[in-house]
Molecule: c-di-GMP-I riboswitch aptamer
Organism: Alteribacillus sp. YIM 98480
RNA sequence: UUUAGUAAAGGGCAGCUCUGUUGAAAAAAACAUAUGCAAAAUCACAGGUUUAAGGGUUGAAACGAAUAAAACGAAGGUUGCUGGACUGCCUGG
Numbered sequence: 001u002u003u004a005g006u007a008a009a010g011g012g013c014a015g016c017u018c019u020g021u022u023g024a025a026a027a028a029a030a031c032a033u034a035u036g037c038a039a040a041a042u043c044a045c046a047g048g049u050u051u052a053a054g055g056g057u058u059g060a061a062a063c064g065a066a067u068a069a070a071a072c073g074a075a076g077g078u079u080g081c082u083g084g085a086c087u088g089c090c091u092g093g
Base pairs, nucleotide, nucleotide: 002093003092004091005090012037013036017032019030021028022027042085043084045083046082047081048078049077050076055072057070058069
C1' cells in the first nucleotide's frame, strides 16, 4: 500500500420499546434498554424512500366568495435503504 473479517483483546456505536421535550407531520435530540453493527464514524452528493405545514391547482350546492375534500408539491426528514466521497481501530494474508 492492498485485501479479508474465522477467532481474540482493548474499546466504540445503538434499532425496537418506555418516559417526558421539540415539531403540522415525517422525525429529531435526552434518560433507560440491547435487536444488531468493522465504518451503525463524518458528508443529504446521486438514486430510493418518508412526511405534506406553507404554496399554487381543482373544488360539492343556482351564482359569487369562503370552507370541507382531492391530487400535486421538499425548501423538511431518512446514511440502521443502496451507491458515492472522505478518514479510521484490531487481527490475519